[in-house]
Context: one part of a larger RNA
């Protein structure tokens, strides 16, 4: 000087407390451990691994296993040599097999010459040979890059000066204050940098400009109905430029400061709400399997191609979720209201067929125009009457639909039947402070299809509670002790 203390002081954070809802019990889905296996490819392992890499494992992917095949190789560069045909190779189909059969294709380009298919040269291709290729093989404790974490915590440092023999100190401590090393005052310090804040994006109010594919107040036409049509750009909306919030104003408190508390005006008030943004560093944290890369290893194999299997096994253990156990509910009928997305090998209206998944056909839309599209919870009415039930839907049987070369291992969905556990969950433990929690649905990426109950977004309905900082956890500043460096 740091680190540490079941030392002290001050202060924060859904850290506790106050509340609301979960997990832990059940069934199922997914991930992991373990076990099993020919293989169950590899990595990630307290917080910070475990719906993680994986925003899509039937084949492919695929790295694993079994079997078969080929060895200058699936791919790159270079050198040398060679190089074109009517005979051979050869898929489907057929057959028990031998075999029969014999489609397409086996190329081409430029220049010159001769000529109507040849020659020469060059390129490309092919064959052979040699250098080499290849490796998801090892080392993340040799590395780059990228990432997690403490932590969006308020810290981490430097120059000059001064003090100290020196390591170092000072500044950065102190008195206040702040979300903040934020600002003020003081001070042997004076300044500065990386962080904080601001600048950026979305959102909340509004002025101007613009007006189709958006909108419809007035006028006219029109319908069972409808901005449907003429018309208009008022309104909504869209999207470009502006305005607006700064403790600016008033009062009180305070050192007359920084600031705090209350008030006015205002759509918004003291960082308005949300996002992006992550200092010096820590964990030899993670990744050699994104990629790159040193070294090592392999080279008829640890590289390459194909068929099938496996990654999907199953006594069990853990984690994350979904669905429930019901009446604030189940079920049937009717009625209503979003936002943000996506669409051409696509989204698909309408009509017809099917109980349905879906099928056929026609039409619209590269989309503020058409489609997806039904939003759901909700509201109104009927029914069930507290039961393992009209709760719950696992499991199972049969019959189907769709995608795809192919759904046996191993897809999703539909119809009928079947109708398990489960009556609110021990010790323990998690999330959340407002348009939040809870609850309700919608969309997208990946994607032929989908094992998505995941992830990323979007809107609808919409709470309770916070006395407070004694305690638990994590962190910041000062100080003290020290058997540690």
């Nucleotide at each position: 000087u740091g680190a540490c203390g079941g030392g002290g002081g001050c202060c924060c954070g859904c850290a506790c407390a106050a509340g609301c809802g979960g997990u832990g019990g059940a069934g199922c889905a997914c991930g992991u451990g373990g076990u099993u296996u020919a293989a169950u490819u590899c990595g990630a392992u307290g917080c910070a691994a475990a719906c993680c890499g994986a925003a899509g494992a039937a084949c492919c992917u695929u790295a694993c296993c079994c079997g078969g095949g080929a060895u200058u190789g699936a791919c790159a560069u270079a050198u040398a040599a060679g190089u074109g045909g009517u005979a051979c190779c050869g898929a489907a189909a057929u057959g028990a097999a031998a075999g029969u059969g014999g489609a397409a294709g086996g190329a081409c380009c430029g220049u010159a010459g001769u000529u109507u298919a040849c020659u020469a040269c060059g390129g490309a291709g092919c064959u052979u040979a040699u250098a080499c290729a290849g490796g998801u093989g090892c080392u993340g404790c040799a590395u780059g890059g990228c990432u997690g974490u403490c932590g969006u915590c308020a810290g981490c440092u430097c120059g000059u000066g001064u003090c100290g023999u020196g390591a170092g100190a000072u500044g950065u401590u102190g008195g206040g204050u702040u979300a903040a090393g934020u600002c003020c005052c003081g001070c042997a310090a004076c300044g500065a940098g990386c962080g904080c804040a601001a600048c950026c994006c979305c959102u909340a109010u509004u002025g101007c400009c613009g007006g189709u594919u958006g909108c419809u107040a007035a006028c006219a036409g029109g319908u069972u109905a409808a901005g449907c049509u003429g018309a208009g750009c008022a309104c909504u909306c869209c999207g470009g430029c502006g305005a607006g919030a700064c403790u600016g104003c008033c009062g009180c408190c305070g050192a007359c400061a920084a600031g705090g508390c209350g008030g006015a005006g205002g759509a918004a008030g003291g960082u308005g709400g949300g996002g992006a943004u992550g200092a010096c560093g820590u964990c030899a944290a993670g990744u050699c399997a994104u990629c790159a890369u040193g070294g090592c290893c392999u080279u008829u194999a640890u590289a390459c191609c194909c068929g099938g299997g496996g990654c999907g096994a199953c006594a069990c253990a853990c984690g994350u979720g979904c669905u429930a156990c019901a009446a604030u509910g189940g079920u049937c009928g009717g009625c209503a209201c979003a936002g943000a997305g996506g669409g051409g090998a696509g989204c698909u209206u309408g009509a017809c067929c099917g109980c349905g998944a879906g099928g056929u056909u026609u039409g619209g839309c590269a989309a503020a125009u058409c489609c997806u599209a039904a939003a759901a919870a909700g509201c109104c009415g009927g029914u069930c009457c507290c039961a393992g039930u009209u709760c719950g839907g696992a499991c199972u049987g049969c019959a189907g639909u769709c995608u795809g070369c192919a759904a046996c291992u191993c897809g999703a969905c539909u119809g009928c039947a079947c109708g398990a556990a489960g009556c609110c969950g021990g010790a323990a433990u998690c999330g959340c402070u407002a348009g939040u929690a809870a609850u309700c649905g919608c969309a997208g990426a990946u994607c032929a299809g989908c094992c998505a109950a995941g992830c990323u977004g979007c809107g609808g309905u919409g709470a309770a509670u916070a006395c407070g900082u004694u305690c638990c956890c994590g962190g910041g500043c000062c100080u003290u002790g020290c058997a540690c460096a």